[in-house]
RNA sequence: UGCCCAGUAGCUCAGCGGAAGAGCAGUUGACUGUUAAUCAAUUGGUCGUAGGUUCGAUCCCUACCUGGGCAG
Repeated sequence: UGCCCAGUAGCUCAGCGGAAGAGCAGUUGACUGUUAAUCAAUUGGUCGUAGGUUCGAUCCCUACCUGGGCAG
C1' cells in the first nucleotide's frame, strides 16, 4: 500500500429496508433465620463517524476511523 472480516445495551451476541431484541450483569420486590439459589417486574442504545440513495436505513452505496486476518 492493496484485499477480506468485524464494530449494535456494562459484557457476549441476534436482527440485514417498516425503525432494535435475547442471555448474562444492574435495580426493585417475593421466598428464606441470613446469604446463595429460584421466581416476578424493571432500568439501560447518537446501531463506529460523516455524507448519499429511499416515503422510510442497524440493514443498500461512498469515504473515513478502530480492531483482526491475508498478500506485497